[in-house]
Context: one part of a larger RNA
RNA sequence: UGAUGUUGAAGGAACUCGGCAAAAUGCUUCCGUAACUUCGGGAUAAGGAAGACCCUCCUGUAGGCAACUAUGGAAGGGUGGCACAAGCCAGGGAGAAGCGACUGUUUAUCAAAAACACAGGGCUCUGCUAACACGUAAGUGGAUGUAUAGGGUCUGACGCCUGCCCGGUGCUGGAAGGUUAAUGCGGUUGGUGCAAGCUAACUUCUGAAGCCCCAGUAAACGGCGGCCGUAACUAUAACGGUCCUAAGGUAGCGAAAUUCCUUGUCGGGUAAGUUCCGACCUGCAUGAAUGGCGUAACGAUUUCUCCGCUGUCUCCAACAUCAACUCA
Numbered sequence: 001u002g003a004u005g006u007u008g009a010a011g012g013a014a015c016u017c018g019g020c021a022a023a024a025u026g027c028u029u030c031c032g033u034a035a036c037u038u039c040g041g042g043a044u045a046a047g048g049a050a051g052a053c054c055c056u057c058c059u060g061u062a063g064g065c066a067a068c069u070a071u072g073g074a075a076g077g078g079u080g081g082c083a084c085a086a087g088c089c090a091g092g093g094a095g096a097a098g099c100g101a102c103u104g105u106u107u108a109u110c111a112a113a114a115a116c117a118c119a120g121g122g123c124u125c126u127g128c129u130a131a132c133a134c135g136u137a138a139g140u141g142g143a144u145g146u147a148u149a150g151g152g153u154c155u156g157a158c159g160c161c162u163g164c165c166c167g168g169u170g171c172u173g174g175a176a177g178g179u180u181a182a183u184g185c186g187g188u189u190g191g192u193g194c195a196a197g198c199u200a201a202c203u204u205c206u207g208a209a210g211c212c213c214c215a216g217u218a219a220a221c222g223g224c225g226g227c228c229g230u231a232a233c234u235a236u237a238a239c240g241g242u243c244c245u246a247a248g249g250u251a252g253c254g255a256a257a258u259u260c261c262u263u264g265u266c267g268g269g270u271a272a273g274u275u276c277c278g279a280c281c282u283g284c285a286u287g288a289a290u291g292g293c294g295u296a297a298c299g300a301u302u303u304c305u306c307c308g309c310u311g312u313c314u315c316c317a318a319c320a321u322c323a324a325c326u327c328a
Base pairs, nucleotide, nucleotide: 001323002322003321004320005319006318007317008316010314011313014312019309027051028050029049030048031047036041038157052079053078054077055076056075058073059072060071061070062069063068080084092307093306094305095304096303097302098301099299100298104116105115120155121154122153123152124151125150126149132141133140134139158294159293160292161291163224164223165222168221169220170217171216172215173214174213177212178211179210184205186203187202188201189200190199191198192197225243226242227241228240229239252286253283264280265279266278267277268276
């Protein structure tokens, strides 16, 4: 000096990105227990008290004919210690937000999460030799199932809801029409041959799907405006005008896991707060199953605060063991 432990005056998070690490809590019985809530929870909430040993007396349970044996409980009195759940073992707690409902799953070996999954919800395909998947095929799975079934896809408990747009892309439907390949019946002309014929070029018509076209469809992919004016202070604009669009963002929420300007402004908490909480709305660039907004419970999740606790720190010190180091 390092590692692993133990202890520490006064203070008690002043440390630090952050209470990381450590300390503290810890058991049983009794008392007591809030907001909120899906009435189940929250809850061991929080908070408080007792606990060893001896004596007296009362009483329970099991066995036994009984004597008694074993093991509990209540009341009263006393004894010792610094300390009585005397060791080991053995929850720190509370408040407020974000995200995800939950238990679960995951990057074997830097990520455990807000990611995945999930029950629930929707759309869509599939009538059975099913759709779909594997395979050149035979065949197999689906399924020894049959639409309350199976496949695909999106969302993700529950509660309240899920607005407008079908112009583009996709999908579905459409006995008309346009376009259109091979083909098929013909026509014209040429080459060749005595001829039958063979052969070449051009051409009218015929002619499926597809595409064009016409509709439907957004819990399909997706999208959801601008400028100008106007009220008897000012400001603002319920109102009006105009341009464009398929339609111009509804309910909600909003400086947000989204806000650039920005440490926005106001309020709260602090002596002091780029974080946090509550509001405002000027949403650079929110918004409704690419789900929107809430939500009890849950979380080795993220953020903020408080109580307790402490060598994290002010500021370091001592001790134990092992190394390093010096000497042998």